[in-house]
Predicted 3D model of a 73-nucleotide RNA (transfer RNA) from a Methanobacteriota archaeon. NCBI's taxonomy places the organism under Archaea, Methanobacteriati, Methanobacteriota. It matches the Rfam family "tRNA". Rfam describes the family as follows. Transfer RNA (tRNA) molecules are approximately 80 nucleotides in length. It is annotated as a transfer RNA. It was read from a public genome assembly.

RNA sequence: GGGCUCGUAGCUCAGCUGGAAGAGCGCUGCCUUUGCAAGGCAGAGGCCCUGGGUUCAAAUCCCAGCGAGUCCA
Numbered sequence: 001g002g003g004c005u006c007g008u009a010g011c012u013c014a015g016c017u018g019g020a021a022g023a024g025c026g027c028u029g030c031c032u033u034u035g036c037a038a039g040g041c042a043g044a045g046g047c048c049c050u051g052g053g054u055u056c057a058a059a060u061c062c063c064a065g066c067g068a069g070u071c072c073a
């Protein structure tokens, strides 16, 4: 320098055919316990990497950039 894959909650990841975002773990509170753990209930937490384009409507499609992984040189 080039090819491919990826970028979504603190972490690991879903998200189909565009109709507007979820799970597990973690965190907070309550219940339970003498207390801890486990368990139950409730809750907080998201510029969906950035910019632009298409569209009535974009996390999703297209382009460019940035970053990560991998392969080739």
Base pairs, nucleotide, nucleotide: 001072002071003070004069005068006067007066010025011024012023013022019056027043028042029041030040031039049065050064051063052062053061